[in-house]
RNA sequence: GAAGCAGACUAGACAGUCGCUGGCAGUCGCGUAAUGGCGAUAGCGAGAGGAAGGUCCGGACUCCAUAGAGCAGGGUGACGGUUAACGACCGUCCGUCGUGAGACGAGGAAUAGGGCCACAGAGACGAGUCUUUGCAGCGCAAGCUGCAAAGGGUGAAACGCGGUAACCUCCACUCGGAGCAAUUCCAAAUAGGCAUGCGUUGACGUUGCUCGCUGAGCAUGCGGGUAGGAAGCUUGAGCGUUGGAGUAAUCCAGCGCCUAGAGGAAUGACUGUCCAGGCAGCGUAAGCUGCUAUACAGAAUCCGGCCUAUCGGUCUGCUUCACUU
Numbered sequence: 001g002a003a004g005c006a007g008a009c010u011a012g013a014c015a016g017u018c019g020c021u022g023g024c025a026g027u028c029g030c031g032u033a034a035u036g037g038c039g040a041u042a043g044c045g046a047g048a049g050g051a052a053g054g055u056c057c058g059g060a061c062u063c064c065a066u067a068g069a070g071c072a073g074g075g076u077g078a079c080g081g082u083u084a085a086c087g088a089c090c091g092u093c094c095g096u097c098g099u100g101a102g103a104c105g106a107g108g109a110a111u112a113g114g115g116c117c118a119c120a121g122a123g124a125c126g127a128g129u130c131u132u133u134g135c136a137g138c139g140c141a142a143g144c145u146g147c148a149a150a151g152g153g154u155g156a157a158a159c160g161c162g163g164u165a166a167c168c169u170c171c172a173c174u175c176g177g178a179g180c181a182a183u184u185c186c187a188a189a190u191a192g193g194c195a196u197g198c199g200u201u202g203a204c205g206u207u208g209c210u211c212g213c214u215g216a217g218c219a220u221g222c223g224g225g226u227a228g229g230a231a232g233c234u235u236g237a238g239c240g241u242u243g244g245a246g247u248a249a250u251c252c253a254g255c256g257c258c259u260a261g262a263g264g265a266a267u268g269a270c271u272g273u274c275c276a277g278g279c280a281g282c283g284u285a286a287g288c289u290g291c292u293a294u295a296c297a298g299a300a301u302c303c304g305g306c307c308u309a310u311c312g313g314u315c316u317g318c319u320u321c322a323c324u325u
Base pairs, nucleotide, nucleotide: 001321002320003319004318005317006316007315008314009313010312012274013273014272015271016270017269018268020047021046023044024043026041027040028039029038030037049296053307054306056305057304058303059302060301061179062178063177064176073175074174075173076172077171078092079091080090081089082088093107094105095104096103097102108170109169113168114167115164116163117162125160130152131151132149133148134147135146136145137144138143183231184230185229186228193222194221195220196219197218198217205213206212238257239256240255241254242253243252244251245250277292278291279290280289281288282287
């Protein structure tokens, strides 16, 4: 210098203007017996991710079910470790691939049993004989038949207790179901239900009262459900940093921090300057000028993984080859 391998980080910064959703504590108005409440406003402070995604696996949490055992069904499978748990992760062994750094592996059992083994090949596990040789028999001969052996050919594998279990199966271990639209609380109008009282000897209504008119319900209470509202809801297997244990995954201790919580669903738009990247022009060079890309995507109960998508850029360790000293 070229080509690679493994891992980590980043996902623009600052300022201004106009907005959006929560929080805090005010002001004004409406409303209430009062508080709570509703609306509008100036202020302070906060406001998406490395995958928030797919919903594939595992848990927290909630409800339902559940004496115990068995059948069926699903999953996993070297050895050891980590973890709340896992099919995740780490280390080691073994196997395959690669010159190598490294990558990949559901990696128990084929003497319990069944199934399957493409193409080619005579034959794919049942048996059988494409070719060659030897021996025996028949035949004038070419050759045919039988027995034995293994030289060739095909193929991933050729008769050998073959291979295949990400085919059934066997063995060992393990697995209850549904999911925040879980679940819980408050609770309107209308309709319907129950109880009590009044009412055809005229209730209720029509007007505050009387008359008149009308003519079968009316009043009160209770309880269930719906609309609606509230809780669950974000302090947590949390984040940062320092030190320690361990090869590592991970764990322990100290200190510091609070970082969306909406709910038909906010987190946005524009302008300017700058950083880094690309292209073009000028220039011996340093550099200058102009243009320009900036992705994937977007919380919805929370967490740990896996997988998938992703414009660019940066860093670290290592390998092979070539060259120079």

Bacterial RNase P class A from a Burkholderiaceae bacterium, 325 nucleotides, folded computationally. It is recorded under the gene name rnpB. NCBI's taxonomy places the organism under Bacteria, Pseudomonadati, Pseudomonadota, Burkholderiales, Burkholderiaceae.